Glycine riboswitch aptamer from a marine eukaryotic metagenome, 80 nucleotides, folded computationally. The RNAcentral record of the sequence draws on MGnify.

RNA sequence: CAACGCGGGAGAAUCGGGGUCACGCCCCGUGCCGAAGGAGCAACCGCCCCGGUAAACUCUCAGGCCAAAGGACCGCGGUG
Numbered sequence: 001c002a003a004c005g006c007g008g009g010a011g012a013a014u015c016g017g018g019g020u021c022a023c024g025c026c027c028c029g030u031g032c033c034g035a036a037g038g039a040g041c042a043a044c045c046g047c048c049c050c051g052g053u054a055a056a057c058u059c060u061c062a063g064g065c066c067a068a069a070g071g072a073c074c075g076c077g078g079u080g
Stems, first nucleotide, its partner, number of pairs: 001080002004077005013030001015029006031065003037061001038059003044052003
């Protein structure tokens, strides 16, 4: 440093309509969220046209808005 295991882990409509016997799920519409992923920029640096380069900032493509799952990040563990 990497993946794995365990624990902790936020935000935002269980919105409206339709389909299904029905939870779920699917489609459409509108309103939202940012902490999977993705994208963008500063200072600074350079060979100074231009390029390199960061985020928890910004965008919301993706993802999400009962729960579940997921989840940046933090702690612990052994392994490579």
Record summary: The model forms 90% of the base pairs in the Rfam consensus. The prediction has a mean pLDDT of 82.